[in-house]
RNA sequence: CAAGACAUCUCGGGAGAACUGUUAUUGCAGUGCCGAAGGAGCAACCGCGCCCCGGAAACUCUCAGGCCAACGGACCGACAUGUUUUU
Numbered sequence: 001c002a003a004g005a006c007a008u009c010u011c012g013g014g015a016g017a018a019c020u021g022u023u024a025u026u027g028c029a030g031u032g033c034c035g036a037a038g039g040a041g042c043a044a045c046c047g048c049g050c051c052c053c054g055g056a057a058a059c060u061c062u063c064a065g066g067c068c069a070a071c072g073g074a075c076c077g078a079c080a081u082g083u084u085u086u087u
Base pairs, nucleotide, nucleotide: 002086003085004084005083006082007081008080010078011077012076013075018031019030020029021028022027032067033066034065038063039061040060041059045055046054047053
């Protein structure tokens, strides 16, 4: 210098799911629904000779969150910075 991995910032893309009543307002009540912040659970799988133990999903649950829009949004891509590995 180049490449990879991890973390963060910025930018772009980014789904799903309701109605009724009330209020005159973005709230409240009832019932229903969604899953891709977070959280929890099982465990395919991985580590270990075995057991134990540990890690573990976009699966499952729906506590939280959400069901006009906005905000948010897992994940993907691009740039930069830092750490680290290899050459």
This is a predicted structure of an 87-nucleotide RNA (Glycine riboswitch aptamer) from a Paracoccaceae bacterium. Its mean pLDDT, the model's own confidence on a scale to 100, is 77. Its Rfam family is "Glycine riboswitch aptamer". Rfam's curators write: This family represents the bacterial glycine riboswitch. Of the family's consensus pairs, 90% are formed in the model. NCBI's taxonomy places the organism under Bacteria, Pseudomonadati, Pseudomonadota, Rhodobacterales, Paracoccaceae.